[in-house]
Context: one part of a larger RNA
This record gives sequence, C1' cells and structure tokens, in this order.
RNA sequence: CUGGGCGUAAAGAGUUGCGUAGGUGGUCGUUUAAGUGAAUAGUGAAAUCUGGUGGCUCAACCAUUCAGACUAUUGUUCAAACUGGACGACUCGAGAGUAUCAGGGGUAGCUGGAAUUUCUAGUGUAGGAGUGAAAUCCGUAGAUAUUAGAAGGAACACCGACAGCGUAGGCAGGCUACUGGGAUAUUUCUGACACUAAGGCACGAAAGCGUGGGGAGCAAACGGGAUUAGAUACCCCGGUAGUCCACGCCGUAAACGAUGAAUACUAGCCGUAUGGGGUAUCGACCCCCUGUGUGGCGAAGCUAACGCGUUAAGUAUUCCGCCUGUGUAGUACGAUCGCAAGAUUAAAACAU
Repeated sequence: CUGGGCGUAAAGAGUUGCGUAGGUGGUCGUUUAAGUGAAUAGUGAAAUCUGGUGGCUCAACCAUUCAGACUAUUGUUCAAACUGGACGACUCGAGAGUAUCAGGGGUAGCUGGAAUUUCUAGUGUAGGAGUGAAAUCCGUAGAUAUUAGAAGGAACACCGACAGCGUAGGCAGGCUACUGGGAUAUUUCUGACACUAAGGCACGAAAGCGUGGGGAGCAAACGGGAUUAGAUACCCCGGUAGUCCACGCCGUAAACGAUGAAUACUAGCCGUAUGGGGUAUCGACCCCCUGUGUGGCGAAGCUAACGCGUUAAGUAUUCCGCCUGUGUAGUACGAUCGCAAGAUUAAAACAU
C1' cells in the first nucleotide's frame, strides 16, 4: 500500500455558516472516441522465470536462442453499451416566486415588579446570627424584628414542558425597531444551477488577559473560628480578584447523541409541537389522512455485548476527517499564532 475499523474497546475535527482546489453527480436524444473492448503490426536487450533436451556419478549448479512467458507499450483499423467531452431538450434534485404559519433565533433601545444588601427616619429592647455541637462575628454608640422612604447592582418566580428556536456554542420579565433562518400549500418561473470539501474565511460556553466603567448578591486567593493526630480541606464568620457593561484578545471543554455531511430504500404502535386537507356540524370540539420537527416502545436486520432500530449503530452510494498495543506524551525540539496564560502541529531514545 492493500485490508480492517471509528456510540461505550484506539479513532468523527467544537460547528460547518461561506466555500476554493480536488473527488463525485438526475432523465432523454444526437454526436465524438479520451477512458473502455476487439483485431492486427512493431518493440518488449542480456541475465532471470516456465516447459523440453543435454553436461558435472545425482542434486544444487551450468548450457541451449528449441519453445514460451515477461500480464507492458506504440502505431493502424473497427465497435459505441458504460464513464468522459460537445450540442439540444426535460423536470423528479436544487434554487426563485406567491399565499399562509410557528418560534426564549440575533442585534439595539426603552421599561416592570418581587427579592437581597446598604443608607435615612419611626416604633421597640436584649439579644441576633450560626452549627452535629460550638466559636470567631454583629448588638445598649440600640442590633435582630417591624413600618415608611431612598440608593444601587444583578437575575427574571409562576407560565415551564419529556415543549420551542438556532449550524454549533447557545437562547427566557415586558414592549418597540431592525434583521437571519425554517415549515406548509401552490406547482407560477429557472432548468442539474447539485453533494462533499484538503487548505482558507467566519463563529465559538466557562475561565483567563488588556483598557475604561460598574460592583447588590455570590465568591477562587486570603484572614479568622471550629473539626482533627495533623486539616494548607469538608462546616462556620468575613472577604479581594472575578462574576456585570463597552471595546479588543484568547480559541479551549465530558464543545456529548462520547454517533461527520448528503442521498435513496427497508414493519408498525403510542405521545407531543406546528402547518395543510377531509369528515362532521349552524359553528367549535370529536374523528380520519398528510408534511415537518421532537420523544417513548418495538418487525426485519445489525452489534462482542450493552443496545441501535424510517431521527439507524439496518441496506447501499459519494466525499471529507481520524485510528493502528501500553507507558514515555498530547510531552521535547522546531514552526505558526498569542500581551501573557498558553493553543495548534508533533516525535524519539528507553521500558514493557
């Protein structure tokens, strides 16, 4: 290399949104003859290889142009099913249009109430807080409790779901503006415009970093009290970065469905979300059919088993990524990126 694999054993890249090169590609017809097939001719050195014959006592070995092979390549002629090229057409793939629909999809602005905390004022008096039990802590300089008012920040109870939307990360108080995607119906238009995608661009939780704000609650670090043999912890009292906002970096997660994308085919049953049609009816329910999504259980089949099972891990095709015993090690070195932290790429000796 071939081959075998990638839910859990090693292995699907965080997503693939945009998509380059490359690879692959729907139906019908005409043509071409690059691939493909056939015939024929040339070349395919020698050694080597196969068969025959011969020589060393046999064999290995050696010889022989006696025959063949060397599955190749070049020219010519023919074929036209398939792949490719050219031309013409088609509509089921794809896209556009029209009508309708659902939605925490995104960005910006405005705004609401509950609660925590703090402050001010009133009432009021000796406790409060905390724990397994305590103590540190707060409180007669009047706390806790309660009433009224104010400030400020962050998060949005109920609805709420096994539900919805988004490529993924993710998205939830309300309103407004701008805006992306999707579904159904109709088949009105274009006419293969498609699929995948190395590199590349873009996005990418939390933590972390830079500059400037903000800071209620929570809370790494840190201080104290306990516990304990010790306690750099678990528990308690405090508490700074941070958490929040704007802009710029970082580029990683058990970034998980541990399951790459696309297309086609292969029993059903029961929920649920949202469209369309029918039946019924005065109308709405009820009931039936159908599309898209999202769940549960299961035929066949698959699987080492667990399990998966029309949302496949079934049956097939196309394209990409990745794996090849364990440790060393996702480390060293080099390179690229980064302000840094570090990230990406990525070995070997040696041991077993």

Annotation: RNAcentral holds the full RNA, with entries from ENA. Small-subunit ribosomal RNA, central domain from an uncultured bacterium, 352 nucleotides, folded computationally. Rfam family: Bacterial small subunit ribosomal RNA. Model confidence (mean pLDDT): 82 of 100.